[in-house]
Formats: sequence, C1' cells, structure tokens
RNA sequence: GGGCUAUUAGCUCAGCUGGUUAGAGCGCACCCCUGAUAAGGGUGAAGUCACUAGUUCAAGUCUAGUAUAGCCCA
Repeated sequence: GGGCUAUUAGCUCAGCUGGUUAGAGCGCACCCCUGAUAAGGGUGAAGUCACUAGUUCAAGUCUAGUAUAGCCCA
C1' cells in the first nucleotide's frame, strides 16, 4: 500500500429479507426470603446502535467516507 471482518447497555453478545416499544446473559441498585450470609425469587435503572453524510414513507439493518481493533496478501 491492497483486501476482508468487527464496532449495539458497565462487560460478553443476539437482532433473520429495511417495517414502528431496541433485546438477552452477567454485572449494578432496591425489595422479598434468612438469625446472618451465600444461593434463590421479584422490580428497576442503564443505549446519540463507533462517527459524518446519503438513499428511503421508514435505517441498528442498505450505500459512501472517516476512526479504532483484528486477520490475510504484498
């Protein structure tokens, strides 16, 4: 220098062919349970879907560029 892949909650990840409430597990806060703790149960908070544009009635999803990380080639 060229190519490919990934980027969604604090962490690890789903999200199908673009379609209307953006989710799960772990973690966190509170409550229940217990003599107390662990375990277990319940409720809740937490998101500019990496960033900037574009396409579309509608974008986490499609297109272009940028950034970061990984892999391959030279």
This is a predicted structure of a 74-nucleotide RNA (transfer RNA) from Dicranema revolutum.
It is recorded under the gene name trnI.
It matches the Rfam family "tRNA". From the family's description: Transfer RNA (tRNA) molecules are approximately 80 nucleotides in length. By type it is a transfer RNA.